[in-house]
Context: one part of a larger RNA
RNA sequence: GAGUAGCGAGAGAGAGGUGAGAAUCCUCUCCGCCGAAAGCCUAAGGAUUCCUGAGGAAGGCUCGUCCGCUCAGGGUAAGUCGGGGCCUAAGCCGAGGCAGACAUGCGUAGGCGAUGGACAACGGGUUGAGAUUCCCGUACCACCGGUACACCGCUUGAGUGAUGGGGUGACGCAGGUGGGUAGGUCAUCACACUGAUGGAAUAGUGUGUCCAAGCGUGUAGGGAGUGAGGCAGGCAAAUCCGCCUCACAUAAAGCCUGAGACGUGAUGGGGAGCGAACAUAAGUAGCGAACUGACUGAUCCCGUACUGCCGAGAAAAGCCUCUAGCGAGGUGUACAGGUGCCCGUACCGCAAACCGACACAGGUAGGCGAGGAGAGAAUCCUAAGGCGAGC
Numbered sequence: 001g002a003g004u005a006g007c008g009a010g011a012g013a014g015a016g017g018u019g020a021g022a023a024u025c026c027u028c029u030c031c032g033c034c035g036a037a038a039g040c041c042u043a044a045g046g047a048u049u050c051c052u053g054a055g056g057a058a059g060g061c062u063c064g065u066c067c068g069c070u071c072a073g074g075g076u077a078a079g080u081c082g083g084g085g086c087c088u089a090a091g092c093c094g095a096g097g098c099a100g101a102c103a104u105g106c107g108u109a110g111g112c113g114a115u116g117g118a119c120a121a122c123g124g125g126u127u128g129a130g131a132u133u134c135c136c137g138u139a140c141c142a143c144c145g146g147u148a149c150a151c152c153g154c155u156u157g158a159g160u161g162a163u164g165g166g167g168u169g170a171c172g173c174a175g176g177u178g179g180g181u182a183g184g185u186c187a188u189c190a191c192a193c194u195g196a197u198g199g200a201a202u203a204g205u206g207u208g209u210c211c212a213a214g215c216g217u218g219u220a221g222g223g224a225g226u227g228a229g230g231c232a233g234g235c236a237a238a239u240c241c242g243c244c245u246c247a248c249a250u251a252a253a254g255c256c257u258g259a260g261a262c263g264u265g266a267u268g269g270g271g272a273g274c275g276a277a278c279a280u281a282a283g284u285a286g287c288g289a290a291c292u293g294a295c296u297g298a299u300c301c302c303g304u305a306c307u308g309c310c311g312a313g314a315a316a317a318g319c320c321u322c323u324a325g326c327g328a329g330g331u332g333u334a335c336a337g338g339u340g341c342c343c344g345u346a347c348c349g350c351a352a353a354c355c356g357a358c359a360c361a362g363g364u365a366g367g368c369g370a371g372g373a374g375a376g377a378a379u380c381c382u383a384a385g386g387c388g389a390g391c
Base pairs, nucleotide, nucleotide: 012030013029014028015027016026017025031388032387033386034385039368040367041366045348046347049346050074051073052072053071054070055069059067060066079140080139081344082343083342084341086117087116091112092111093110097106098105099104121138122137123136124135125134141340142339143338144337146335147334148333149332150331151330152329159326160325164322165321166320167319168318172309173308174307175306178302179301180300183296184295185294186293187292189208190207191206192205193204210269211268214264215263216262221257222256223255225248226247227246228245229244230243231242233241234240270291273287274286310313354363355362370382371381372380373379
């Protein structure tokens, strides 16, 4: 320079409290803002920022009794959620090998590698802070033996069974219909209130009217021919697959698949509301009503379906089946029991906690996403919920 520029989009007001000190902290009452978000869940990333108590030097563009700041203590609980003990993709590594002065490069077998495949848990309650993890209730999966009953087999082979064969897994894009469900609205029913001033009680207003997995049943719908004989193919074998022939059928039964509904789960839970005592606190403990129908209706499910099209749309494990092989015990039902490893789990997550040097008007994948008006996730106003932006 200069007490100058600036103090980073935005609505706050009043009362009470705390305190040495309050425009800024806490509580209440109004007012205002967002509401396909400025709400909720979650991936990445961050790494204790979470909760409680204490503090106020510095950080906070002012202040500060406050904080994502400082100090101390506490907090993350899993057979089923995500990952590993399973599988493979691009890509990467790579025994031998090939190439190369060296370094190293490429690459077979083999392996690693999710953003994909496979795979068993739901509802409620609870903390100051964790919950599909704790607790309650009801389940399921894998493995292990046990008891009872029944059946099969012991070389005339029950059963098991590949690192092997086959099938399945297994996939594009677009379009439209149908059947459902979630959600929503209205009514019904229940409970509460009835409100300062003219009116309002067979009326009005407010709130609620809910519930999963699992188990049973097997529906709307979708799909597939079945049986017998033969054979030189599927690197050995095969009863499996494939090919050929014949018989019976053209969709009736039966089979495979399949949402939802219904029953059960539930003599349970939840539930508006009512609501103590102790007192160092509580809308806590406890009690607990109705819980039914119609309409609407998804971008979700049936559906990897169906129809159309050309650009013709992963792999492996798993699962099913077949034998090779192994082989003396095995299978089914019912009942009761046992075992179940490692890592993650707090909190932020369109943001003051991530990426931007900052508590930065920028950027950040996925899911849910209500009502009135509306074609609509536009737009305006609102619910739940969250905020009033640190002069």

Predicted 3D model of a 391-nucleotide part of an RNA (large-subunit ribosomal RNA, domain III) from a Limnochordia bacterium. NCBI's taxonomy places the organism under Bacteria, Bacillati, Bacillota, Limnochordia. The coordinates come from a structure-prediction model, not an experiment, and the mean pLDDT is 81.